[in-house]
């Protein structure tokens, strides 16, 4: 330099053919217990990495650009 991938809740990762994102640990609140642990229940948590475009409707398509990661002379 060039060519491929990722980017989504604190954290690890889903979400098929575009149709209003969800679990899991973590943490908060109850229950349970003598009290903790540990279950078990519930809410709560998001500018889908940044800026255009398409579209009625984008986290999923397209364009540029940031990071990170891997391959190539």
């Nucleotide at each position: 330099g060039c060519c491929c991938g990722c980017a989504u809740a604190g954290c690890u990762c889903a979400a098929u053919c575009g149709g209003u994102a969800g679990a899991g640990c973590a943490g908060g609140a109850c229950a349970c217990u003598c009290u903790u642990a540990a279950u078990g229940u519930c809410a709560a948590g998001g500018u889908u990495c940044u800026a255009g475009g398409u579209u009625c409707g984008a986290u999923u398509c397209c364009u540029a650009g940031u990071g990170c990661g891997g391959g190539u002379a």